[in-house]
Context: one part of a larger RNA
Parts: sequence; C1' cells; structure tokens
RNA sequence: UGUUUAGUGUCUGAUGGAAGAGGCCCUUCAGUACGAGAGGAACGAGGGCUUGGGGCCACUAGUUUACCAGUUGUCUGACAAGGCAAUGCUGGGUAGCCACGCCCUGAUGGAUAAGAGCUGAAAGCAUCUAAGCUCGAAACCACCCCAUAAACGAGACACAUAUUUCAUAACUCGUAAAAGACGAGAUUGAUAGACUGCGGAUGUAAGCACGAAGCUUCGGCGACGUGUUCAGUCCAGCAGCACUAAUUAUGACG
Repeated sequence: UGUUUAGUGUCUGAUGGAAGAGGCCCUUCAGUACGAGAGGAACGAGGGCUUGGGGCCACUAGUUUACCAGUUGUCUGACAAGGCAAUGCUGGGUAGCCACGCCCUGAUGGAUAAGAGCUGAAAGCAUCUAAGCUCGAAACCACCCCAUAAACGAGACACAUAUUUCAUAACUCGUAAAAGACGAGAUUGAUAGACUGCGGAUGUAAGCACGAAGCUUCGGCGACGUGUUCAGUCCAGCAGCACUAAUUAUGACG
C1' cells in the first nucleotide's frame, strides 16, 4: 500500500512449525509359561540412572573492570583523601547471567505400512483380494503448545462513526531491544531518580584517647595494638513516600 467507514478492542484458524524423545538397569510378573532336566522368558505395573530437549536461579558452584578491604612503587609538601602502574597486585563479593545446581519431559483416539486374518469368486475345489470386511508401528493425522486475516475466497463479533476520537513524535522507563518494533507510565501518577526503611556485601572508617617493640643528638620519634565501633563505606534487589522529572507538539477524520 491493500483488505470499499477513520479507528479501537476481543476472537475464529485455512496454513505453517513442533524433540512432552531415546537408551540402560532394578522390583514385580516368576523360578511362572516352556522344558525330561539343565536352564529359563514375555505382556502389563512400579522405580532409578543416563543422553538429548525445554524452563528456572530458593540451594550449591562459577563469573561479577558494581562494591568493600589489605598492600607495593611513585606523584599530589605532610595527615586524610586520591591519580597511575593489565582492575597495579591480593582477599572477599550482592544483583544479573549461568552449570557443575534445581524442576519437567503424558495419556488417548483415527486412518494406515510390512504383516496377520474373515468372507469370497474368477477357476463347482482352493485362495487375505478381484467386490466387501476386521486388526496391525516410536513413523502419518488429531488431542496439547507456538505463529498466523496479505487466508486477494483479504473472515467474525462488540464499541465508535466524531471538537471529540485515534495515531505518532517528544518525555519518565523496561518484563523488550542491533535500528525499527514491543510493553509500562505520563499528575485522575509509584514510570525513573532522590530520601527513608528492609534485605545484602565488606569487615571495625576518620578523628581522639590509652598502651607500646624499637630508634634517639635524650629534646623526642614511633611500626603496631586496644577503646570509641558488628563500625565506616557501598548496593543493578524489595517496600514506602509525589520531594525532583514525566513539559508539550504534530498529523488523520470530520
């Protein structure tokens, strides 16, 4: 662009896709059927492990250039606080993402294949086949899940059919994301930030006070430890709270 009223919402589902899959073992069936004995099943039912597939992050583990702490060299005159050195190196580490972690991985029906048959002629017999009929597989088609009205046979229903409605841009964002798109919000508001609380990471800040190995030119200097102090710093999580920012503009129809 189209779908012969702009549009919005809810559907139908032609069609397309699809790995609710495979293997092994154990219990039972059963020391049964079978077999002289030796030996020795199966259908069905239940359970476990494993490969593949899908999902998730409460647990365990990994990552974590968020963050916290320790520490070396050097620089900012000193302290404090920092810059640079692969994040300087090292020890931890939430969220997120993940596997080594956790959960799930069914039942039934229809029409059939090879095959097994019934009835049955051609061919007075026989014959599963020629007419007809019954069964029969993880494959096929459904059930279930996903996409889909651009399915040109372009569908259905409801609302609306107009100064009000719709869309878009811009704005605050993320359960979404390469760009578009999608979804939430937009003061009739918890969308994001700030703040507060909860939860969590690190591990006891600075300053001050006290103690103190050792050094000393005897004036002092002083690593380190203890107390103040489960402190200080920080958080991609949760909640509360309008304090801050969600201002506005354009287009379509008429």
Molecule: large-subunit ribosomal RNA, domain VI
Organism: Methanobacteriota archaeon